The prediction has a mean pLDDT of 83. The RNA shown here (small-subunit ribosomal RNA) has 1484 nucleotides and comes from an uncultured prokaryote.
[in-house]
């Protein structure tokens, strides 16, 4: 710096990314060379070999080798012979304590720094100074003999030394004593000296040396003390008996409780004692900007350990890796009687584990150990093998090369794009790679010879001599592009994009997340990107994380202020002056090993890697100086802080007395039937008198009015009046002390209400409980009743949303404006000035809401808390509590998130305003019946398909008998039909005929074209292109419904917000409307309303047929029949007419009112077409078009039958009814809009009738279809009927190739339900409902009672907007945003992980008491050994490793059974929260 919480926005906040680093593993892959690195895990066992020996110039000496000399003899063998070169074992010196391993121990003077030692040691080494005499006694080995498997051991004789003893000599050593000089802080220390005591010594030799004794002194190594630093736990707070300290002794090298005797009773510890748990420190290393933070592999120091555990020896040095004893486990051997061992040296081997190598070669170098030296020994070291484990570096070729080849891949697909100048070709190069040849440095030296110098043994010169690595590096020469590239990734973080396949499978995945049929996120393939001999991935560590915030974080609401005071330690502190130097600053000095990391140079060809010099090592520590801050001593001051006088103020505390209303209850009185409670009842109480209503008494509890946004008090709290008694704050005055102050871990005290004890009291409310309702249930809200508790006294308890979600204290920063309570000026009445409560608004402050002299502002100082979300305020451990709790306070596990503020929806059984046939007032229906229709359902071989609250259901279908038709069933065809294009053959094609078949088709028969001969044209055949009512409407176009003819929906500047977003478009008034006015940080603008189109009402003008007919004439039984008109209807063109225009009223306006006027029409005149952004993954892939999947002798086609028409049911939409506003019979009137030549069909005829059967006119304002309610008369008289038709019989009619499944209509009979229709619902506000009937479209006919239109008659209501639906706008709340059909809690019921508790059961370390006690060592004692002795064996006490055992703590594991607690797409029961969540919700 990114990605991730949301529609979106800011913010808090965690979580994951992208850097670098590794002793690393793992996958894949792999050409080379150089530096480096290599058991992080079991300090687990270990086979084999090696890793520490070496001096013969220290001794005795000769096992083995050689050689020499002799001897026998078989002439190549045997023997003697220490004589020589040399050496096995043996005594003796030195070394083995270095060098190499490893990190278990240990939180500790271990370590790192920096000091002391006047408390010490130091072999080899340098140097100095003195000595070096004499003498004695043994023992290994060797010889011989015994045991005994071995390992060893024992005996006896005999031997030698630089082994081991004795004398002797003594300084400067020690030691005891006397007395003097000098230093030191101080125990002390040092120098001379007088006197007595005690201790030495080795040889070897080639004669140059070397050894060896004693003192002193250096170097080196080591030892010990001290100051500071050096980690987490406090759910580990008290620990300690050699403990602290002293005196004596002892012991060491040396100082000391190191030890022991006695005496005193101290010392550690919140500035973290003890304890458990972890853990070798440091120098570096990695990382970070740095400050920190991890880290202690390789190298370097230091320390520690060496199978466990414990002990001394020996020594200059150990309590000793490759040494001794002892005990323990383990492993081998064994003759079972006893023995051996100790790889955390260097290979190797087991096991362990993700995982780390050779049973290499050299001492040539460099070091080391003996040695005079030659040398010898060195798994130290140098070098080589092995492993991309890492750093570096180097090849895998350059150039050239287009018709962008071939092949892959992909698309818009005859052709383009990509791979790609990549390839092939063409020409160059040779690192490297073979091959062949040549060839290092790494060597200096010792030795031995020889020269120089000079002091007779150093020093330099010369000669020779020595290579493990390794014939290696390097170098030359040929040959040839020849011998050499992968890994991971491509959704966003993040540099790379397309095909296929797969279909919530398969699988990816660091997070966000991907996959449910078009995956740039799986799997392949193409291309592409980053790295490159390596890439990737896992694990760690540090960094982005300011995400523990010293730098550099924070607490109203996001996690965070403790309830509150007081107040200890601490922490921090007014104004002066003077010392002083702990803090501070300065200068020196000395350490801060080396290496590392920087910088320069320089060597390997470069680099890695190495030298070499320089900075650094930011650190301690000592001096010397400064003094301005802090500190400290002294002493001065008054402004902080208190004190004092004088007032004032108030529901401050505590304790006591008193006082009314209410309320209850007791008895008494009027008094008569209810009363009481609720949404509505009910239970309770009442005729044994309630309840009401009088006055009387008692009881307890709380104080009405005042009362306020008030007053007081630390806080929790405090309210009638009044006494006491106690405490505060204020304000005046400026008098007194003279920094006394502030905060304050711990700690005391206080601390609503609830609960707890004890004892009182108890009216009224009132957990629990009882009853009654409500409810599907109601362990609940509502009623009625009522216990504990509220109340007093004394003691707990200690918690609350104990809040201003806001610690305390001091100081500073602007205005307005209210109270409450002092002072106090001039006085008209109003400004000062204090200390409190409060409200608004600036600067500044926040995320923002919001904070604003009462801070969330500027600073300071001191506490407390905070670091995601669940788990959890649990769990276990403590502490308080009488108990219920309370404080303290986690892990495992598990999510990406959890949250805070404000935005915009949306939603609310939240609010305000408004509208709509939304509700009410009406009319009329449908829901009950038949009967048509649809649609579920079931049924079928098939009932084909869609549509499916609203907004499907007389829908798609505006016309299913075949057809349609898409289904079923059987029969066939492989292309039926159309259209094109190649090509081949032909002359069809149509028609004709006839068999079989249910046709379709399959056979059969018959006839023929045109022509300019190029060929038209036509059909077969063959191929290409084909078809699909198959699927996806959730991939799509178009269309369409629905909210809604609802008033919205939105841009563009601007302007306000950090941003979502907001103004605008909100307010006030209007209106059908976001109509319109008016105010306005908004001003315009866009789609939408309105209006512009179309009918329809009036009018005028025009024009007059096929329409009309007043006037004239004709004329008919009658008719505009006819001549004629244009005047009227009327028919179609064109205008006008209406705009709140005009008058009153109201009112700024806009706009309303008026039975206004005038008009034909008045406030949108009625009706239509006209549907904003948009919503419901609405509806349709079967109108149609289409992407994409699937079928291709079948999901295509063609045909015949059949089905879509089924029928136990159920729903919808309809018709007809149930009757008298009516049936029925006869008679008479008046319409609009439409349709007709395969047609309408006058008129006659026949038929009871559909109909026929003649027939005139008419492609139509000319002919025709063609009205009915009504209007007159007549019947019938309240009934299952003259009502009402289902249904069903009978004959018929007409359409049609066919009316059986399955049409219509007509006659005649037949006469079912039904008598106004249950919850509950629908349409309509005027020419409208309602009621008549007529037309048309689809159509051979028709199931039409549907649909679409026409006209004719013609009404009732609207009080208003509480209520239902539905919408608009404002505004509130929200935990919703897939938006309330949202969200979202618990039990329980599955399955999975972790994890408390448990009766035990089994382990682990570590103390304690007692009992034993090896080896070892201090001591003590000693009759035996030793010549006397020294000493020594033996033998006894002390300690003490380990082992028994005995009680208790402590901390693991496991446990039958249990408690909760997370996880888990659709599980059970309810609905607690989010809205007034439907009882507001929440905290103890």
């Nucleotide at each position: 710096g990114a990605g991730u919480u949301u529609g979106a926005u800011c913010c808090u906040g965690g979580c994951u990314c992208a850097g670098g680093a590794u002793u690393a593993a793992c996958g894949c892959u792999a050409g080379c060379g150089g530096c480096a690195g290599g058991c992080c895990u079991a300090a687990c066992a270990c086979a084999u070999g090696c890793a520490a020996g070496u001096c013969g110039a220290g001794g005795g000496g000769u096992a083995a080798c050689a050689g020499g000399a002799g001897a026998g003899c078989u002439u190549g063998c045997u023997c003697u012979u220490g004589c020589u070169g040399a050496c096995g074992a043996c005594c003796g010196g030195c070394g083995c304590a270095c060098g190499g391993g490893u990190g278990a121990g240990u939180a500790a003077c271990g370590c790192g720094u920096a000091u002391g030692c006047a408390a010490c040691c130091u072999a080899c080494c340098c140097a100095u100074a003195a000595c070096u005499g004499g003498g004695g006694c043994a023992u290994a080995g060797c010889u011989u003999c015994c045991g005994g498997a071995a390992a060893c051991g024992g005996a006896a004789a005999u031997u030698a030394a630089u082994a081991c003893c004795c004398c002797a000599u003594a300084g400067u050593a020690u030691u005891a004593u006397a007395a003097u000089a000098c230093c030191g802080c101080a125990u002390g220390a040092c120098a001379a000296c007088g006197u007595g005591g005690u201790a030495a010594a080795a040889u070897a030799u080639u004669u140059a040396u070397u050894g060896g004794u004693u003192a002193g002194a250096g170097a080196u190594g080591g030892g010990c003390a001290u100051g500071c630093g050096u980690g987490a736990c406090a759910u580990u707070a008290g620990c300690u008996a050699g403990a602290u300290g002293g005196u004596g002794a002892g012991g060491u090298a040396a100082c000391g409780g190191c030890u022991c005797a006695c005496c005193a009773u101290g010392g550690c510890a919140a500035c973290g004692a003890u304890g458990g748990a972890u853990a070798g420190g440091g120098g570096u290393u990695c990382u970070g900007a740095g400050a920190g933070g991890a880290u202690u592999a390789u190298c370097c120091c230091c320390c520690a350990c060496a199978c466990u555990g414990g002990u001394a020896c020996u020594g200059a040095g150990a309590c000793a890796c490759g040494g001794a004893c002892c005990a323990g486990a383990c492993u081998c051997c064994u003759a079972c009687g006893g023995g051996a061992g100790g790889c955390a040296g260097c290979a190797g081997u087991g096991a362990g584990g993700a995982a780390u190598a050779u049973u290499g070669g050299u001492c040539a170098a460099u070091g080391g150990a003996c040695g005079c030296a030659a040398g010898u020994c060195u798994g130290a070291a140098c070098c080589a093998g092995c492993c991309a484990u890492g750093c570096c570096g180097c090849g895998u070729g350059c150039a050239g090369g287009a018709u962008g080849a071939c092949g892959g891949u992909g698309c818009u697909a005859c052709g383009c794009a990509u791979u790609g100048u990549a390839a092939a070709c063409u020409g160059c190069u040779u690192u490297u790679a073979u091959a062949u040849g040549g060839g290092a440095a790494g060597a200096a030296a010792c030795c031995a010879c020889u020269c120089u110098a000079c002091g007779u043994g150093u020093a330099g010169g010369g000669u020779c001599u020595u290579g493990a690595c390794g014939g290696u590096a390097c170098c030359a020469u040929a040959u040839g592009a020849a011998u050499a590239a992968g890994g991971a990734u491509c959704g966003g973080c993040u540099a790379a994009c397309u095909c296929c396949g797969u279909g919530c499978c398969a699988g990816c995945a660091g997070c966000c997340g991907c996959g449910g049929u078009a995956a740039u996120a799986c799997g392949g393939a193409g291309g592409a990107u980053c790295c490159a001999a390596g890439c990737g991935u896992u694990a760690u560590c540090c960094g982005g994380a300011u995400u523990u915030a010293u730098u550099g974080g924070g607490u109203u609401u996001a996690a965070a202020g403790g309830g509150u005071u007081c107040g200890u330690a601490g922490g921090c502190g007014g104004a002066u002056u003077a010392a002083u130097a702990a803090g501070u600053c300065a200068g020196a000095g000395g350490u801060g090993a080396a290496a590392u990391c920087c910088u320069g140079c320089a060597g390997c060809u470069c680099a890695a890697c190495u030298g070499u010099a320089g900075a650094a090592c930011u650190g301690c520590c000592u001096u010397u100086g400064a003094a301005a801050c802090u500190g400290u001593u002294a002493g001065u001051c008054u402004u902080g802080a208190g004190u004092a006088u004088a007032g004032u103020u108030g529901a401050a505390g505590u304790a006591g007395g008193c006082g009314g209303a209410a309320u209850g209850u007791a008895a008494c009185a009027u008094g008569u039937a209810g009363c009481g409670g609720u949404g509505a009842a009910a239970u309770g109480c009442a005729u044994a008198g309630a309840g009401a209503u009088g006055a009387c008494a008692c009881a307890g509890a709380a104080c009405a009015c005042c009362g306020a946004u008030u007053g007081c008090g630390u806080a929790g709290g405090c309210a009638g009046c009044u006494c006491a008694c106690u405490a505060a704050a204020c304000u005046a005055u400026c008098a007194c002390u003279g920094a006394c102050g502030c905060u304050g871990a711990g700690g005391c005290a206080c601390g609503a209400a609830a609960g707890c004890g004890u004892g009182g009291g108890g009216a009224g409310c009132g957990a629990a409980c009882a009853g009654g309702a409500u409810u599907a249930g109601a362990u609940a809200c509502c009623c009625u009743g009522g216990u504990a508790g509220u109340c007093c006294a004394c003691g707990c308890c200690g918690u609350a949303a104990a809040c201003g979600a806001u610690g305390a204290u001091u100081a500073c920063u602007g205005g307005u404006u209210g109270u409450g309570u002092g002072c106090a000026a001039u006085a008209u009445a109003u400004a000062g000035u204090g200390c409190g409560c409060g409200a608004c608004u600036g600067a500044g402050g926040g995320a923002a809401a919001c904070c604003a002299u009462u801070a969330a502002g500027u600073a300071a100082u001191c506490c407390a808390c905070c670091u995601g979300g669940g788990g959890a305020g649990u769990a276990c451990g403590u502490u308080g509590g009488c108990a219920a709790c309370a404080a303290u306070g986690a892990a495992a596990c598990u999510c990406a998130a959890a949250g805070g503020a404000a935005u915009u929806g949306a939603c609310g059984g939240g609010g305000g305003c408004c509208c709509g046939c939304a509700c009410a007032a009406g009319c009329g229906g449908a829901g009950g019946a038949a009967c048509a229709u649809g649609u579920g359902g079931u049924u079928u071989a098939a009932u084909u398909c869609g549509a499916u609250g609203a907004u499907a259901c007389g829908c798609g279908a505006g016309g299913a008998a075949c057809c349609u038709u898409a289904c079923c069933u059987g029969g066939g065809c492989u292309u039926a039909a159309a259209u094109g294009g190649a090509g081949a053959g032909u002359g069809c094609a149509u028609u004709u005929u006839u068999u079989a078949g249910a046709a379709a088709c399959a056979g059969u028969u018959u006839u023929u074209u045109c022509u300019u001969c190029g060929g038209a044209c036509a059909a077969u055949c063959u191929u290409c292109a084909a078809g699909g009512u198959g699927c996806u409407g959730c991939a799509u176009g178009g269309u369409u419904g629905u909210c809604g003819u609802c008033a919205g929906c939105u841009c563009g500047u601007g302007c306000c917000g950090u941003g979502a977003g907001g103004u605008g478009u909100c307010g006030g008034g209007u209106u059908a409307a976001g109509u319109c006015c008016c105010a306005u940080a908004a001003c315009g603008a866009g789609c939408g309303c309105a209006a512009c189109c179309c009918c329809u009402a009036u009018c005028u003008u025009u024009a007059g047929u096929u329409g009309c007919u007043a006037a004239c004439a004709g004329g008919u039984u009658a008719a505009g029949c006819u001549g004629a008109g244009g005047a009227c209807u009327c028919u179609a063109a064109a205008g006008a007419a209406a705009c709140u225009g005009c008058c009153g009223g109201u009112g700024c306006a806009a706009a309303c009112c008026g039975u206004g006027a005038g008009g034909a029409a008045g406030g949108u005149g009625g009706g239509g077409a006209u549907g904003a952004c948009g919503u419901c993954a609405a509806a349709u892939c079967a109108g149609c078009a289409c992407g994409g999947c699937c079928c291709u002798u079948a999901c295509g086609u063609c045909c015949a039958g059949g089905g879509c028409u089924a029928c136990a049911c159920a729903c919808g939409u309809g018709c007809c009814a149930c009757a008298a506003u009516g049936g029925c019979c006869g008679g008479u009137a008046c319409a609009g809009a439409g349709g007709g030549c395969a047609g309408c069909c006058a008129c006659c005829u026949g038929g009871u009738g559909a109909c026929a059967g003649g027939g005139a006119g008419c492609g139509a304002a000319u002919c025709u279809c063609a009205a009915a309610a009504g209007c007159c008369g007549g019947u019938c008289u309240c009934a299952g009927u003259u009502c009402g038709g289902a249904u069903c019989g009978a004959a018929g009619u007409c359409u049609g190739c066919a009316a059986c499944c399955c049409g219509a209509c007509u006659u005649c009979g037949u006469g079912a339900a039904g008598c106004u229709g249950g919850a509950a619902u629908c349409g309509c506000u005027a020419g409208u409902a309602a009621u008549c009937g007529c037309g048309c479209a689809u159509c051979a006919g028709c199931c039409a009672u549907g649909g679409c239109g026409c006209g004719g008659u013609g009404a009732a209501u609207a009080c208003g907007u509480u209520c239902c639906c539905g919408g608009g706008c404002c505004u509130u709340g929200u935990a919703c945003a897939c938006a309330c059909c949202g969200c979202c809690c618990g039990u329980c019921a599955a399955g999975c992980c972790a994890u408390g508790g448990a009766a035990g059961c089994u382990g682990g370390g570590g103390g304690u008491g007692c009992c034993u006690g090896a080896a070892g060592u201090c001591u003590g004692u000693a009759a035996c050994c030793g010549u006397u002795a020294a000493g020594g064996a033996g033998c006894g006490u002390g300690c003490u490793a380990g082992g028994g055992u005995a009680a208790g703590a402590c901390u693991g594991g496991u446990g039958a059974c249990u408690g909760g607690g997370g996880c888990u797409a659709a599980g059970u029961c309810g609905u607690a929260a989010c809205a007034a969540g439907g009882u507001a919700g929440c905290c103890g």